[in-house]
RNA sequence: GCCUGAAAAAGGUAAACCCGUCGAAAGGCGGGGACGCAAAAUCACCGGUCUAAAGGGUUCGUGCCCAAUGACAGCGGGAUUGCCAGG
Numbered sequence: 001g002c003c004u005g006a007a008a009a010a011g012g013u014a015a016a017c018c019c020g021u022c023g024a025a026a027g028g029c030g031g032g033g034a035c036g037c038a039a040a041a042u043c044a045c046c047g048g049u050c051u052a053a054a055g056g057g058u059u060c061g062u063g064c065c066c067a068a069u070g071a072c073a074g075c076g077g078g079a080u081u082g083c084c085a086g087g
Base pairs, nucleotide, nucleotide: 002087003086004085005084012037013036017032018031019030020029021028022027035074041080042079043078045077046076047075048072049071050070055066056065057064058063
């Protein structure tokens, strides 16, 4: 440096749900909680998914439609970095 993850050790992370908080929402963050994870660490580059504020269209209006510059890295791919063990 590359490959592998059966067992072990040191540990790490934390789905659903609940509480608080920020946000228009999706969702984020903090606390509790563990379904899982060997990259469930980091990055929206490609595909995908979610939301629909600004703005636009329509309507007498409620509303409806379009709309990512918002979000998801625990949807897949890619890039970068990394613990332990074995080869």
The RNA shown here (c-di-GMP-I riboswitch aptamer) has 87 nucleotides and comes from an uncultured Rhodocyclaceae bacterium. The prediction has a mean pLDDT of 88.